[in-house]
Context: one part of a larger RNA
RNA sequence: UGACGGGGGCCCGCACAAGCGGUGGAGCAUGUGGUUUAAUUCGAUGCAACGCGAAAAACCUUACCUACUCUUGACAUCCUCGGAACUUGUCAGAAAUGACUUGGUGCCUUCGGGAGCCGAGUGACAGGUGCUGCAUGGCUGUCGUCAGCUCGUGUCGUGAGAUGUUGGGUUAAGUCCCGUAACGAGCGCAACCCUUGUCCUUAGUUGCCAGCGGUUCGGCCGGGAACUCUAAGGAGACUGCCGGUGACAAACCGGAGGAAGGUGGGGACGACGUCAAGUCAUCAUGGCCCUUAUGAGUAGGGCUACACACGUGCUACAAUGGGCGGUACAGAGGGCAGCUAACCCGCGAGGGGGAGCCAAUCCCAGAAAACCGUUCGUAGUCCGGAUUGGAGUCUGCAACUCGACUCCAUGAAGUCGGAAUCGCUAGUAAUCGCGGAUCAGAACGCCGCGUGAAUACGUUCCCGGGCCUUGUACA
Numbered sequence: 001u002g003a004c005g006g007g008g009g010c011c012c013g014c015a016c017a018a019g020c021g022g023u024g025g026a027g028c029a030u031g032u033g034g035u036u037u038a039a040u041u042c043g044a045u046g047c048a049a050c051g052c053g054a055a056a057a058a059c060c061u062u063a064c065c066u067a068c069u070c071u072u073g074a075c076a077u078c079c080u081c082g083g084a085a086c087u088u089g090u091c092a093g094a095a096a097u098g099a100c101u102u103g104g105u106g107c108c109u110u111c112g113g114g115a116g117c118c119g120a121g122u123g124a125c126a127g128g129u130g131c132u133g134c135a136u137g138g139c140u141g142u143c144g145u146c147a148g149c150u151c152g153u154g155u156c157g158u159g160a161g162a163u164g165u166u167g168g169g170u171u172a173a174g175u176c177c178c179g180u181a182a183c184g185a186g187c188g189c190a191a192c193c194c195u196u197g198u199c200c201u202u203a204g205u206u207g208c209c210a211g212c213g214g215u216u217c218g219g220c221c222g223g224g225a226a227c228u229c230u231a232a233g234g235a236g237a238c239u240g241c242c243g244g245u246g247a248c249a250a251a252c253c254g255g256a257g258g259a260a261g262g263u264g265g266g267g268a269c270g271a272c273g274u275c276a277a278g279u280c281a282u283c284a285u286g287g288c289c290c291u292u293a294u295g296a297g298u299a300g301g302g303c304u305a306c307a308c309a310c311g312u313g314c315u316a317c318a319a320u321g322g323g324c325g326g327u328a329c330a331g332a333g334g335g336c337a338g339c340u341a342a343c344c345c346g347c348g349a350g351g352g353g354g355a356g357c358c359a360a361u362c363c364c365a366g367a368a369a370a371c372c373g374u375u376c377g378u379a380g381u382c383c384g385g386a387u388u389g390g391a392g393u394c395u396g397c398a399a400c401u402c403g404a405c406u407c408c409a410u411g412a413a414g415u416c417g418g419a420a421u422c423g424c425u426a427g428u429a430a431u432c433g434c435g436g437a438u439c440a441g442a443a444c445g446c447c448g449c450g451u452g453a454a455u456a457c458g459u460u461c462c463c464g465g466g467c468c469u470u471g472u473a474c475a
Stems, first nucleotide, its partner, number of pairs: 001475002003472003007469007015459002019424005026315008034306002042053002064301007073125001077124002079121005086103001089100004107114002127290002130288003136284002138279003141275001143273001148187006154163003167178003193267004198235007208224002212222003238261001241255005317417001321376006333364003338357002343352003383414001388409007432450005
């Protein structure tokens, strides 16, 4: 000087408390450990691994296993020789591949040849998701959006170093004020950026409809430019104003006006550094290793196994509910190898059909919970839906291993969950549905969208963190 303390002081954070809802028990989904296996590819492992890389494992992906094959190679550059490229079909085979076969003679040319492509050969070389993240770059997580981390000159100290950055107030903040052997400065904080909340201007179709007319009652038509909205520009919030407290300061408390008030809400943004944290399997790269194989091709299998253990979720155990009928209200998105309407068929998944739409125009598209009726009456039930049998639909060369969905039948566990443990302070939690990426098909995951509560006395205690101070046999 740091680090640490079951030392002290001050102060924060869904850290506790106050509340709401869960997890831990059940069934299923998913990831992991373990076990098994020819293989169950690899990585991630306290917080900060475990619905993680993977925003899609039937083939492909695919890196694993088995079998069958290739050796200048599936891919790149160079050299030599031959052939245009390309294309039709047959046989063997699981295919890769092998044997044979049909058509075809192109472009430029100084007629020597050349460009491109294909085949054969030679070697330089290719190739490696092989090892090392403890050789690395780049990227990322974490402490932590915590308020800190430093420098120049000066001063003090023999020196390591100190000072500044400590102190008195204040703040979300090393934020600002005052004091001060310090005076300044940099990276951080804040602001500048995006979005949302109010208003104005401009613009008015595909969007809108107040008033007027028509109407087949649908903004449908004439029309309107007000309103909603759309999307470009601007205004607005600054402790600016008033009162009080304060040290005549910074600031704090209350008030006015205002759509919004003291950072208005949300996002992007992550200082010096820590963890030899993660990644050699995104990519790049040093070294090492393989080179008729640790490279490459193909088919089938595996990554989907299952005594068990854990994490994360979904569905429930019911009456604030289940069933049936009626009826209302969103936002944000996506669409041409696409979204697919009306209408017809089917109990249904779906099939037929083909209008419209490159989309404020058409389509996906019925929002659901809610509300109004009615039924069930506390029961393993008209709760719950696992599992299994049968029959089907769709995608796709192909659903056996191993897809999703529909219908009929079957109806398991489960009556609110031990010790323990998690999230959340407002458009938040809980609840309810909707959309998107990936994608041929395949979400209970992920990323978004709207519907929409209760509680916070307080900081003694648990956890993490910041500043000052103290002790130390630690560095």

Predicted 3D model of a 475-nucleotide part of an RNA (small-subunit ribosomal RNA, 3' major domain) from an uncultured prokaryote. RNAcentral holds the full RNA, with entries from ENA.